The RNA shown here (Lysine riboswitch aptamer) has 177 nucleotides and comes from Peribacillus deserti. The sequence was found by an Rfam model in a public genome assembly. The model forms 100% of the base pairs in the Rfam consensus. Lineage of the source: Bacteria > Bacillati > Bacillota > Bacillaceae > Peribacillus.
[in-house]
RNA sequence: AGUGAUGAUAGAGGUGCGAGUUUCAUUAGUAAGGACUUGGAGAAGUUUGAGCUUCAUGGAAAAGUCCGGAAAGGGGAAGUCGCCGAAGCGAAACAGGGCUCACAACCUGUUACGCUGGUUCUGCAUUGAAUAAGUGCAGGAUUGUCAAGAUCUUAUUCUUGGAGAGCUAUCUCACUG
Numbered sequence: 001a002g003u004g005a006u007g008a009u010a011g012a013g014g015u016g017c018g019a020g021u022u023u024c025a026u027u028a029g030u031a032a033g034g035a036c037u038u039g040g041a042g043a044a045g046u047u048u049g050a051g052c053u054u055c056a057u058g059g060a061a062a063a064g065u066c067c068g069g070a071a072a073g074g075g076g077a078a079g080u081c082g083c084c085g086a087a088g089c090g091a092a093a094c095a096g097g098g099c100u101c102a103c104a105a106c107c108u109g110u111u112a113c114g115c116u117g118g119u120u121c122u123g124c125a126u127u128g129a130a131u132a133a134g135u136g137c138a139g140g141a142u143u144g145u146c147a148a149g150a151u152c153u154u155a156u157u158c159u160u161g162g163a164g165a166g167c168u169a170u171c172u173c174a175c176u177g
Stems, first nucleotide, its partner, number of pairs: 001176005007171005014084001016083004021078004033067006042055004046104001048102004087116004092111006117143011145162006
């Protein structure tokens, strides 16, 4: 001096990512609950099946009128904290949850595996109360980074391509000259 290492430390991308607190709108004049009328035997406990429990002819379900009146998740704003595979998905295994068992789905958490550099727009699908927002697929724009090529004011511009297990800087270790 060079090469290699999913090594260590510190950084960069920017409407950057995530979590909490406060507040606002929406959810919604919805749900719970109550009164009356019709009604006339079922109804509820996540789906289905079997049980168990509770309510019910002192009137169930359903429908209508009136009173009553939320919340969670998601979103905006402010500020705080943790960060730069930040984080988000997918399916798998395990554990827990809602009366019990079985199946399935849903919710929470852990583990390893796979995909996605970031932001944003459009279309479709899905979750959702939603035209909000999220996620997936496809296409576009933009941006950072590296590689190759061209150009050039010698450090700019353009084209193409790759992916975060990346990139930059320093250090450590090993090897080569």